[in-house]
Context: one part of a larger RNA
RNA sequence: GAUUGAACGCUGGCGGCAUGCCUAACACAUGCAAGUCGAACGGUAACAGCAGAGCUUGCUCUGGCUGACGAGUGGCGGACGGGUGAGUAAUAAAUAGGAAUCUGCCUAGUAGUGGGGGACAACCUGGUGAAAACCAGGCUAAUACCGCAUACGCCCUACGGGGGAAAGUGGAGGAUCUUCGGACUUCACGCUAUUAGAUGAGCCUAUUUCUGAUUAGCUUGUUGGUAGGGUAAUGGCCUACCAAGGCGACGAUCAGUAGCUGGUUUGAGAGAACGAUCAGCCACACUGGGACUGAGACACGGCCCAGACUCCUACGGGAGGCAGCAGUGGGGAAUAUUGGACAAUGGGGGCAACCCUGAUCCAGCAAUGCCGCGUGUGUGAAGAAGGCCUGCGGGUUGUAAAGCACUUUCAGAAGGGAAGAAAAGCUGAUGGUUAAUACCCAUCAGUCUUGACGUUACCUUCAGAAGAAGCACCGGCUAACUCCGUGCCAGCAGCCGCGGUAAUACGGGGGGUGCAAGCGUUAAUC
Repeated sequence: GAUUGAACGCUGGCGGCAUGCCUAACACAUGCAAGUCGAACGGUAACAGCAGAGCUUGCUCUGGCUGACGAGUGGCGGACGGGUGAGUAAUAAAUAGGAAUCUGCCUAGUAGUGGGGGACAACCUGGUGAAAACCAGGCUAAUACCGCAUACGCCCUACGGGGGAAAGUGGAGGAUCUUCGGACUUCACGCUAUUAGAUGAGCCUAUUUCUGAUUAGCUUGUUGGUAGGGUAAUGGCCUACCAAGGCGACGAUCAGUAGCUGGUUUGAGAGAACGAUCAGCCACACUGGGACUGAGACACGGCCCAGACUCCUACGGGAGGCAGCAGUGGGGAAUAUUGGACAAUGGGGGCAACCCUGAUCCAGCAAUGCCGCGUGUGUGAAGAAGGCCUGCGGGUUGUAAAGCACUUUCAGAAGGGAAGAAAAGCUGAUGGUUAAUACCCAUCAGUCUUGACGUUACCUUCAGAAGAAGCACCGGCUAACUCCGUGCCAGCAGCCGCGGUAAUACGGGGGGUGCAAGCGUUAAUC
């Protein structure tokens, strides 16, 4: 000199864009952060409508009939998104390769989607319990579950053969049939098997990745082989047997420290230090262990066990996990609102409408940083008054002020006012599909709306210089000097050093210098 996720002191007008627990991975009150689908299902607790009944004429009852929908079965999603950096020095990361693998949803292709069965919730009945919850009996549906049939691909095979699937739902409709439910046809969404892709993930290898030798030897599933098991898959991953290997001064092992990278800061570079925000990967989710489900987890807001802690209890037993967003206590020099909205972008579910979304977009707080703007402009010598200094003549503050003439950014008040909105829906046309001018899909046209921010940005008008300057320094380094007070005292100080009666170095005044909504100090890095 540059820099900072900074803090402290003094001061503080506005805006834009960023950033904001670096400490206790300490403990957490409260609210919210993952749901959705009735076009899978049996149904009807609530609300509304409709129909009926009763009547006290505006109430009660009945009916799943309709819109819808609590709880339940079922499907998909809760493995993403969000947080944190405790652990980890290599089961990690970065880069470059590899073969022995899986991959829901998505894309493209091929072949199917036949015919049956028995349950379990909800519900009803009974029971236990303070509660959490649980037990027994009975009824019932399905895209829940299980056989059978079929098998182009598929799997196993001793090549003879053997094995293995599925589920329907909704829209529309001219004939035909009909037990008036529908069958049937067609379209859409599904379902099953399989091939390929895409995406994601698992695995292996090489190189590189901090300090210590005042850590020199380490290792028995250890190193390799055979056989088997296990896994989606290779492999001592595991087991049995066999051999005795494997690593190490090119630093093994041990100890300490640490998430890694793209990058950030600095520097001419080489390098050094760091790894906040943003992005990629990894690890973790009160501590330790375990599996279940699933395409995917050994799962932050799932389960089980143990432990510590907190809470409830009728003492028998139960409940919980903010390193999600806010917020609280604590720690600390120190770090924000218990805000708004799903309008946009994206995610989950759904045919869709739509619902959910503390992701996200916004707003609030903080000079924490960067950038921009303002605090007036011109004129004005009687060089006013006052202050300070003085050699008492004057000098300086100083064109500074006052005065005169202007301007009105920003802030204030009033009015106007974009863009962020494209979709979806509805109507019509054309094309595809089809037996069909239904339905559905695609494209186009028209129409109707959808904004948290928001009293938005921006523009116009109004008023009036009106509301807006401080901080540090002035001995040398280092730009900037005098007076008074003090008298080795009080104090200053980054280094040299000042102060003991004329202190440009302490304290105050005047003056000056430097930066400026900041300025200094402290800490840290180059």